[in-house]
RNA sequence: AGAUUCAGGCAAGCGCCGGGACCGGCCGUUUUGGCGUUACACCACCAGGCAAAGACGGUCGGUUGACGAGGAGGGGGUUUAUCGAGGCAUCGGCGGGUGCCCCCCGGUUCGGUUACGACCGUCAAAGGCGCUACAAAACCCGGGAGCAAUCCCGGGGACAAAGGGCGCCGGGUAACCCUU
Numbered sequence: 001a002g003a004u005u006c007a008g009g010c011a012a013g014c015g016c017c018g019g020g021a022c023c024g025g026c027c028g029u030u031u032u033g034g035c036g037u038u039a040c041a042c043c044a045c046c047a048g049g050c051a052a053a054g055a056c057g058g059u060c061g062g063u064u065g066a067c068g069a070g071g072a073g074g075g076g077g078u079u080u081a082u083c084g085a086g087g088c089a090u091c092g093g094c095g096g097g098u099g100c101c102c103c104c105c106g107g108u109u110c111g112g113u114u115a116c117g118a119c120c121g122u123c124a125a126a127g128g129c130g131c132u133a134c135a136a137a138a139c140c141c142g143g144g145a146g147c148a149a150u151c152c153c154g155g156g157g158a159c160a161a162a163g164g165g166c167g168c169c170g171g172g173u174a175a176c177c178c179u180u
Stems, first nucleotide, its partner, number of pairs: 014095004019091001020064013034050002067084003073104006105121005111177006127169006139156007
C1' cells in the first nucleotide's frame, strides 16, 4: 500500500423514551359455569379442592409512540421552527434541527461606484391578482418475520396546502462619476 472477513456508523419532520396505550409469560384476587382426588372424568348431589374462561391487580419481557410536501452562504444566540392529509394515542416527554434574531459575506434596488436603508441567499423582491406541475400514509391486492401486539417488502389506483414555476402589477435616499 492492497485484498478478504467480522462488527458498528452512514437520521434532519429526524432520532430516542423511564409515563400512557397495546401484546405475551408467571403470580395473586375475584366472577362464571364445569369437574369431584383417575378432579375433560368409573353413579348422583356436594365441603376443602381441581382445571378452564373472563375481569382486575402485581411482576418480568416485548410492541407502539408523526403521513408526506417544503426548507441550508458563514459565525453566534434562541426554541411548542413552515405547510397541509380519507392519520386521530399523530397522547405525553427528551434530544436535535434547514425557522427566527444579531453580526459578517454576497445579490437586487433599472447608466456606474460608494455609503446608508429596504428586501433577499447564489434561480439572491417582499407584497397583490391570475394560471399551473408535484405527495405519502390511509384504502385495495399480494409476500415475508413474530405466539402475539406489531414490523418489513412489492403491486394497484386516489386525494392537499405552503412553498415552487409562468404571466401581469409592483423598487429607496445621498454624494461623486459617466452620457445627453
Molecule: glmS glucosamine-6-phosphate activated ribozyme aptamer
Organism: Neomoorella humiferrea